The part of an RNA shown here (large-subunit ribosomal RNA, domain VI) has 264 nucleotides and comes from a Thermoplasmata archaeon. Its mean pLDDT, the model's own confidence on a scale to 100, is 81. Rfam family: Archaeal large subunit ribosomal RNA. Clan: LSU clan.
Context: one part of a larger RNA
RNA sequence: UGUUCAAUGUCUGAAGGGAAGGAGCCUUUAGUACGAGAGGAACGGGGGUUCGUGACCUCUAGUUUAUCGGUUGUCCGACAGGGCAUUUGCCGAGUAGCCACGUCAUACGCGAAUAAAAGCUGAAAGCAUCUAAGCUUGAAGUCGCCCCUGAAAAUAGACAUUGUUGAAGACCACUCUUAAAAGAAGAGAUUGAUAGAGUCGGGAUAUAAGUAUCAAGCUUUUGCGAGGUAUUAAGUCCACGACCACUAAUAGGUCGAAAGCACG
Numbered sequence: 001u002g003u004u005c006a007a008u009g010u011c012u013g014a015a016g017g018g019a020a021g022g023a024g025c026c027u028u029u030a031g032u033a034c035g036a037g038a039g040g041a042a043c044g045g046g047g048g049u050u051c052g053u054g055a056c057c058u059c060u061a062g063u064u065u066a067u068c069g070g071u072u073g074u075c076c077g078a079c080a081g082g083g084c085a086u087u088u089g090c091c092g093a094g095u096a097g098c099c100a101c102g103u104c105a106u107a108c109g110c111g112a113a114u115a116a117a118a119g120c121u122g123a124a125a126g127c128a129u130c131u132a133a134g135c136u137u138g139a140a141g142u143c144g145c146c147c148c149u150g151a152a153a154a155u156a157g158a159c160a161u162u163g164u165u166g167a168a169g170a171c172c173a174c175u176c177u178u179a180a181a182a183g184a185a186g187a188g189a190u191u192g193a194u195a196g197a198g199u200c201g202g203g204a205u206a207u208a209a210g211u212a213u214c215a216a217g218c219u220u221u222u223g224c225g226a227g228g229u230a231u232u233a234a235g236u237c238c239a240c241g242a243c244c245a246c247u248a249a250u251a252g253g254u255c256g257a258a259a260g261c262a263c264g
Stems, first nucleotide, its partner, number of pairs: 005163007015149004021051003025047004034039001052106005060100001062098002067093005072085005109145004117137004169255004174188004194248003198243004202238004210231005217224002
């Protein structure tokens, strides 16, 4: 842009895609059928394994230049708090997110037409013959039931609803993220929990500063003092959740319909 008024929502399903499953093992059937014995099955049922595929992050593990702590050198006069040492100085932990080494699913099978093959009836060819006419079976293969996309399927679909006060509706702009290179998609927009702040919950680190006290050791005997303990399950921080309109979703702009009806 089209789909013959404009839209919103829910579908149908032509067509396309998928391999979404594959293969062992154990057990039962059963010491059964069979067999003189020795030996010794199968159809079917159950369980788990492995490979593949898809999804997820509760657990386990990894990452985590979010964060917290320790520590060396140096600088900011000292303390406190920090900068730099890679693009984290080094080290110990590490949530969310992302992930596999982790978890879950991948079921039971059924139907249709067939291949090789097995047959029925049956002539050509008085017989015979699965084939020539006709008919019945028959595979992990094919097609479908399963999963995904899918009204631009030009035979351009269906249903429901809205609309002729530039309407219904959509977009820009605005707050954002289950989304994301840009577009797009999605949530919201005060009739509001969309984001931020706050409070609480949950979580990370590991016990802040200051003060009090104990104190190794050093010392010019006057002081200095690492470190420990208490206050302190502290302090600091969070990508998560809930609550809560405190802040911001303002102010606006653009596009957008035929017949009909009314009037002239």